[in-house]
The RNA shown here (FMN riboswitch aptamer (RFN element)) has 143 nucleotides and comes from Cytobacillus kochii. Its mean pLDDT, the model's own confidence on a scale to 100, is 80. The organism belongs to Cytobacillus, within Bacteria.
């Protein structure tokens, strides 16, 4: 400087407004909202230059929450309850510019969003004081 390995602490946002209707933040018109990591020709800011350092995709490539499977273990005398590794499932982008190159810049118009509840729900209420990609910080060993 690299790396192991443990500890803490963070870790997801959104129906204004109106219409029908006995009832809808769920239908109809119109309003918002965008998890993590990577790429990236966006900008910033430093350097004489190579280059460095911060940013920059919901629709790309992963990936995580839901849900299916599995069952290493663990709790119990038992019935039987909890439940890791791994495995599967899983949503959406197109034309135009520009230029060597762009599904990323620019501009325009489109798309999409687990599961249970209730008048049909990406936005309400639950599961969830849960889990979780992963992000900062530290400690402790080896060189």
């Nucleotide at each position: 400087a690299a790396u192991a390995u443990c500890c803490u602490u963070c870790g997801g946002g959104g129906c204004a407004g109106g219409g029908u209707g006995a009832a809808a933040u769920u239908c109809c018109c119109a309003a918002c909202c965008g998890g993590c990591g990577g790429u990236g020709a966006u900008g910033a800011g430093g350097g004489u230059a190579a280059c460095c350092u911060c940013u920059u995709a919901g629709u790309c490539c992963g990936u995580g929450a839901c849900c299916c499977g599995g069952g290493c273990u663990c709790a119990g005398g038992a019935a039987u309850g909890a439940g890791a590794a791994c495995g599967g499932u899983g949503g959406a982008u197109u034309u135009g510019g520009u230029g060597c190159a762009a599904u990323u810049c620019c501009a325009a118009a489109g798309c999409c969003g687990a599961c249970a509840g209730u008048a049909u729900a990406g936005u309400c209420u639950g599961g969830a004081u849960g889990g979780g990609a992963g992000a900062a910080g530290g400690a402790u060993g080896c060189g």